[in-house]
């Protein structure tokens, strides 16, 4: 980098360094940010994918948190593409899906 499967409205902040943009990309919207965001480091925490223990014996369930990851503003911040409900129709709103992305576990 490609690919398969699962999950993505819950949860979890203090300090230090730095100094202007940041919330993945494009556009639109909405937010965060000199009362210092984003990023990096330290400490702390959350969760339970892998792991460990137990049950069950296709898929599964419970417990644990020493280990490997991950995560700690906003739904993956929201929309964009498709289908449906509402409407005479459109707009708007709303439900579902797709695409893209993130994370984990496998495969190449």
């Nucleotide at each position: 980098c490609u690919u398969u499967c699962a999950u993505c409205a819950a949860g979890a902040g203090g300090g230090g360094u730095u100094g202007a943009g940041g919330g993945a990309c494009a556009c639109g919207g909405c937010c965060c940010g000199a009362u210092g965001a984003c990023a990096c480091c330290c400490c702390g925490g959350c969760a339970a994918c892998c792991g460990g223990c137990g049950g069950a014996g296709a898929c599964c369930c419970g417990c644990u948190g020493c280990g490997g990851u991950g995560c700690c503003a906003c739904a993956u911040c929201c929309g964009u593409c498709c289908c449906g409900a509402u409407u005479g129709a459109g707009a708007a709103c709303u439900g579902g899906g797709a695409a893209a992305g993130a994370u984990g576990a496998g495969a190449g």

A computed fold for a 108-nucleotide RNA from a Chloroflexota bacterium, annotated as SAM riboswitch aptamer (S box leader). NCBI's taxonomy places the organism under Bacteria, Bacillati, Chloroflexota. Its mean pLDDT, the model's own confidence on a scale to 100, is 83.